[in-house]
RNA sequence: GGGGGCGUAGCUCAAUCGGUUAGAGUGCCGGCCUGUCACGCCGGAGGUUACGGGUUCGAUUCCCGCCGCCCUCGCCA
Numbered sequence: 001g002g003g004g005g006c007g008u009a010g011c012u013c014a015a016u017c018g019g020u021u022a023g024a025g026u027g028c029c030g031g032c033c034u035g036u037c038a039c040g041c042c043g044g045a046g047g048u049u050a051c052g053g054g055u056u057c058g059a060u061u062c063c064c065g066c067c068g069c070c071c072u073c074g075c076c077a
Base pairs, nucleotide, nucleotide: 001073002072003071004070005069006068007067010026011025012024013023019057028044029043030042031041032040051065052064053063054062
């Protein structure tokens, strides 16, 4: 350098044929429970869907560019 895959909450991952306000587990915070902690129960906060554009009434989803990571093929030495 060529080809392919991935990037979404602190972490691990979902999100159907493009459709209303992007969710789950875990973690974090608060409350209940308990003599205390843990467990359990209830509630809450937390998002530039890597980044920049395009298409569309509407984009996590489709198209282009770019960055990073992984796999694979190749070039030079």